[in-house]
Notes: Predicted 3D model of a 74-nucleotide RNA (transfer RNA) from Nitrospinae bacterium AH_259_B05_G02_I21. The sequence was found in a public genome assembly. The organism belongs to Nitrospinota, within Bacteria. Its Rfam family is "tRNA". Rfam links the family to the GO term triplet codon-amino acid adaptor activity. The coordinates come from a structure-prediction model, not an experiment, and the mean pLDDT is 81.
């Protein structure tokens, strides 16, 4: 160098038919409970949905560029 797949919450990972408040477990904090942890129930934070651009009333989705990582080929 070519092709493929992947990037969304701190981690892991859903997600969609494009138009309305983007989700889950785990963690994080608080709080109930306890003599006090743990566990177990509630609550609260926490996202430029990898960057840029395009179409479009309207994009996490489509389209093009790029960056990052994986994997396969040569």
């Nucleotide at each position: 160098g070519g092709c493929u797949g992947a990037g969304u919450a701190g981690c892991u990972c859903a997600g969609u038919g494009g138009u309305u408040u983007a989700g889950a477990g785990c963690g994080a904090c608080g709080g109930u409970c306890u003599c006090a942890u743990a566990a177990a129930c509630c609550g609260u934070a926490g996202g430029u949905c990898g960057u840029g651009g395009g179409u479009u009333c309207a994009a996490u989705c489509c389209c093009c560029a790029c960056c990052u990582c994986a994997g396969c080929c040569a």